[in-house]
Order: sequence, then structure tokens, then C1' cells
RNA sequence: GGGCCCGUAGCUCAGUCUGGUCAGAGUGGUUGGCUUUUAACCAAUCGGUCGAGGGUUCAAAUCCCUCCGGGCCCG
Repeated sequence: GGGCCCGUAGCUCAGUCUGGUCAGAGUGGUUGGCUUUUAACCAAUCGGUCGAGGGUUCAAAUCCCUCCGGGCCCG
């Protein structure tokens, strides 16, 4: 220098291919229930401008472009 993949909640990830009622799961924090107490279990709640910017569109996590960060391969 060239190619490919990844970036979404504090953490691990799904969703992207096929744009729309898709802001989700588990875990975690807080509060409450249960329990003599703790753990476990149950319930509620807290959580994100989907890496950044721009474009297309009635509508973008999803499509297009550029950039940033990480990984792998080739030279």
C1' cells in the first nucleotide's frame, strides 16, 4: 500500500442481508417482596442520540460516501 471482518446499555451480545410498531436479551445497579439474616428466587425500576460526520429517503442501527479505533490476511 491492497483486501476482509468488527464497533449497539457498566459488561457479553442479538437485530443490519430484506429500511418502518425494533431500542432489545442476558448480566449488572437501585428499590421492594420472600427469609430470623444472608444467599437464592420473584417483581418493579435505572439505563443507549446504535464509533464520528455527511448523503439518499416520507422514514436509516440497517442503504451509500468519507473518516476514527480494533482484529486478520496479502504484498
Molecule: transfer RNA
Organism: Microcaldota archaeon